[in-house]
């Protein structure tokens, strides 16, 4: 340097939940917390769920559709990294 791939080692992320803040919502972030994760590291390129504000229709106070909005801890892709018995 590539491959496969156990069993440790340092270490690392951080589920639900409660608190603040942001948003129309979903959902985010920030502390506290830890269900679990060898990428639970990064991307939103593909599919997939999830929300419908602003817009369409339709109605007379609601209803239906729609992502460019969101989810990387749905899956699958690029891509970056630690460990090191064979």
């Nucleotide at each position: 340097a590539g491959c496969a791939c156990a069993u440790a080692u340092u270490g690392g992320c951080a589920a639900a939940c409660u608190u603040g803040u942001c948003g129309a919502a979903a959902g985010a972030c920030a502390a506290g917390g830890a269900c679990g994760c060898a990428a639970a590291g990064c991307c939103a390129u593909g599919g997939g769920u999830c929300u419908a504000a602003c817009g369409a229709c339709a109605u007379u106070a609601u209803g239906u559709c729609c992502a460019a909005g969101a989810u990387u801890g749905c899956c699958a892709g690029g891509u970056u990294g630690c460990c090191g018995u064979u």